[in-house]
Context: one part of a larger RNA
RNA sequence: GACGAACGCUGGCGGCGUGCUUAACACAUGCAAGUCGAACGGUGAUCUCGGUGCUUGCACCGGGUGAUCAGUGGCGAACGGGUGAGUAACACGUGAGUAACCUGCCCCCGACUCUGGGAUAACCCCGGGAAAUCGGAGCUAAUACCGGAUACGAGACGCACAGGCAUCUGUAGCGUCUGGAAAGAAUUUCGGUCGGGGAUGGACUCGCGGCCUAUCAGCUAGUUGGUGGGGUAACGGCCCACCAAGGCGACGACGGGUAGCCGGCCUGAGAGGGCGACCGGCCACACUGGGACUGAGACACGGCCCAGACUCCUACGGGAGGCAGCAGUGGGGAAUAUUGCACAAUGGGCGAAAGCCUGAUGCAGCGACGCCGCGUGGGGGAUGAAGGCCUUCGGGUUGUAAACCCCUUUCAGCAGGGAAGAAGCGAAAGUGACGGUACCUGCAGAAGAAGCGCCGGCUAACUACGUGCCAGCAGCCGCGGUAAUACGUAGGGCGCAAGCGUUGUCC
Numbered sequence: 001g002a003c004g005a006a007c008g009c010u011g012g013c014g015g016c017g018u019g020c021u022u023a024a025c026a027c028a029u030g031c032a033a034g035u036c037g038a039a040c041g042g043u044g045a046u047c048u049c050g051g052u053g054c055u056u057g058c059a060c061c062g063g064g065u066g067a068u069c070a071g072u073g074g075c076g077a078a079c080g081g082g083u084g085a086g087u088a089a090c091a092c093g094u095g096a097g098u099a100a101c102c103u104g105c106c107c108c109c110g111a112c113u114c115u116g117g118g119a120u121a122a123c124c125c126c127g128g129g130a131a132a133u134c135g136g137a138g139c140u141a142a143u144a145c146c147g148g149a150u151a152c153g154a155g156a157c158g159c160a161c162a163g164g165c166a167u168c169u170g171u172a173g174c175g176u177c178u179g180g181a182a183a184g185a186a187u188u189u190c191g192g193u194c195g196g197g198g199a200u201g202g203a204c205u206c207g208c209g210g211c212c213u214a215u216c217a218g219c220u221a222g223u224u225g226g227u228g229g230g231g232u233a234a235c236g237g238c239c240c241a242c243c244a245a246g247g248c249g250a251c252g253a254c255g256g257g258u259a260g261c262c263g264g265c266c267u268g269a270g271a272g273g274g275c276g277a278c279c280g281g282c283c284a285c286a287c288u289g290g291g292a293c294u295g296a297g298a299c300a301c302g303g304c305c306c307a308g309a310c311u312c313c314u315a316c317g318g319g320a321g322g323c324a325g326c327a328g329u330g331g332g333g334a335a336u337a338u339u340g341c342a343c344a345a346u347g348g349g350c351g352a353a354a355g356c357c358u359g360a361u362g363c364a365g366c367g368a369c370g371c372c373g374c375g376u377g378g379g380g381g382a383u384g385a386a387g388g389c390c391u392u393c394g395g396g397u398u399g400u401a402a403a404c405c406c407c408u409u410u411c412a413g414c415a416g417g418g419a420a421g422a423a424g425c426g427a428a429a430g431u432g433a434c435g436g437u438a439c440c441u442g443c444a445g446a447a448g449a450a451g452c453g454c455c456g457g458c459u460a461a462c463u464a465c466g467u468g469c470c471a472g473c474a475g476c477c478g479c480g481g482u483a484a485u486a487c488g489u490a491g492g493g494c495g496c497a498a499g500c501g502u503u504g505u506c507c
Stems, first nucleotide, its partner, number of pairs: 001506003005503005012374006018367002020332001025330003029327003034075003039072002042069001047064007082285003092209007101202002106198008114148004123138001125136004154178006160171004211257003218248003223245008260282004264275004287308005310321004338364001340363003346360001347358004377407004387398004411448001413443005421434001424431002451496005456477003462491005472479002
């Protein structure tokens, strides 16, 4: 000098930041991922039109509108948010490569969107179960599912040409074989299928770089390589069969310990050293361990299955759960906040849109935890009051300090006015959580607002009394045993100041 700090004493206001570093300990409760009726069949509140019965107000029938609800289907749920356990590794950083790869939504280009079919949930009926939920029979729709036709092009193989880096790559060149489409609304439009390109995101490989330990010296059987195959988006011992005996290591293999990495942050003149909280990028994890399914994308925090530990419900047969999301609780700890408001803005998901959802986010609350700013008044005022303290008893000092006079009113208080942030959306009216906040004006009155540490030397600031190697102080040197500037108290002084000290850690 610095800090995500803690502790002691003290504490007026505001702005901006920041706040479980410990038990990746366990979690009550609420919320944190939905949306689309312009994909589909139902349900049908409300309003309305027509008709019939007619005790003029109700009932019934038919048509339209269509709130709502569960279901089928689509997209999203792989983002956003959390945490740092594990990991010494191509995890990260940086530079390169992929002639070994994928990419939903988005953009550009080319071609197309023809014709059929059978089911199934919802619903109705029946049944089992305490529940979670399950089974059977029947009906129905689609942008759900399955056939057929078509093939500019696409894929595989062979030939030709060109290029390259061994495999290879490209070609509006030729031949053979293979497989696809869906409608809704209709006024613009939104879609669907095949293919090419782009953008974005990802995957894999390699060079180099960044911890400690040799009181770890040898390590290795899918081990190292080959052939053939499987698997993958893709290369590969990734996996498998067979064959060979290799591969790594004092330039530190293997083992042990520790640790997420970086941009950066702190310190320092720099070189360097330490750290990786907030913010940003990457990685890993989601009760513990394992596994796959769906999907463009997961081996998936708020999905599924299995095993385990734990908790809960039970009719004892069986079931349910996972806060390292936001709040909050217990526990641990020196120690770390509200079970708040709003989608108004920014951003995200769905939707044609209106809109819905969004503990992301924007705000508010709490904490002097940090930084910054402001205030606790300004000017005058000596015969130098009183009181306190010291005294050589003359006086000195507190001290212009107070009183007193004149003035000001920041902040806080009260009252009145009162935003920008709003672009957008909506036919219009209208639409701000923050917030009656910021800000402006007025009112009253010096009025409501100072402490903490230190005063032997280092180191700035000295006397008195008490104590008497006691009580105590202390960062180092060291003080205290009867005159202690070093202990305790007082007066005075010095230094910082809404803080001041102490402790811890780093330079």

Source information:
The part of an RNA shown here (small-subunit ribosomal RNA, 5' domain) has 507 nucleotides and comes from an uncultured bacterium. RNAcentral holds the full RNA, with entries from ENA, Greengenes and SILVA. The prediction has a mean pLDDT of 85.